About this RNA:
This is a predicted structure of a 75-nucleotide RNA (c-di-GMP-I riboswitch aptamer) from a Chloroflexota bacterium. Taxonomically the source falls in Chloroflexota (Bacteria, Bacillati). The coordinates come from a structure-prediction model, not an experiment, and the mean pLDDT is 88. Of the family's consensus pairs, 94% are formed in the model.
[in-house]
RNA sequence: UCCACGAACUAGCACACCCGUCGCGAGGCGGGGCCGCAAAGCCACGGGGCUCUCUGAGCCAGCCGGGUUGCCGAA
Numbered sequence: 001u002c003c004a005c006g007a008a009c010u011a012g013c014a015c016a017c018c019c020g021u022c023g024c025g026a027g028g029c030g031g032g033g034c035c036g037c038a039a040a041g042c043c044a045c046g047g048g049g050c051u052c053u054c055u056g057a058g059c060c061a062g063c064c065g066g067g068u069u070g071c072c073g074a075a
Base pairs, nucleotide, nucleotide: 005073006072012037013036017032018031019030020029021028022027035062041068042067043066045065046064047063048060049059050058051057052056
């Protein structure tokens, strides 16, 4: 230095809910909030769930798997 791993440290994110806003909707964004998270950063590739203007088009990455990038450094 790298891989694996996850004690500690410094940081980080932000469930539900509330307000505003966009959307037919699932839901997204902003503010508050703080259940939790070692990737709860990103990607819709596979499975799964959800929505609709339904022979198609979308949403969910904090459902599981996979890919990819990253902070710290004990055993």